[in-house]
RNA sequence: UUUGAAAAAGCCAAACCCGUCGCGAGACGGGGACGGAAAGCCACGGAUCUUCCGCACAGAAGACAGCCGGGUUGCCAAAG
Numbered sequence: 001u002u003u004g005a006a007a008a009a010g011c012c013a014a015a016c017c018c019g020u021c022g023c024g025a026g027a028c029g030g031g032g033a034c035g036g037a038a039a040g041c042c043a044c045g046g047a048u049c050u051u052c053c054g055c056a057c058a059g060a061a062g063a064c065a066g067c068c069g070g071g072u073u074g075c076c077a078a079a080g
C1' cells in the first nucleotide's frame, strides 16, 4: 500500500419500547440486536426526508454519515 474477517482481542448498534428535546424530519440517554470490516469522524457533491412561502414549481433553512460518492483516522491477518 492492497485485499480480507477465516482466527484472536475487541468495537458499533437496526427495528421496537421508555424518557427528554424539537413545528417536524430527527437527535440524545436507557433497554434491545437487524446487521456492520470502518455501521469511527466530516454535510463537500448527489439522493431521500422535514419546515417556511396559500398549493405546485422555484427558493431558503434544516434532517440524514446504518443511501451513494468523496475526505480523513484506525485494530487484526495475508500478500507485496
Stems, first nucleotide, its partner, number of pairs: 001079004011036002016031006034066001040072003044069003048063005
Predicted 3D model of an 80-nucleotide RNA (c-di-GMP-I-GGC riboswitch aptamer) from Geobacter sp. The prediction has a mean pLDDT of 82.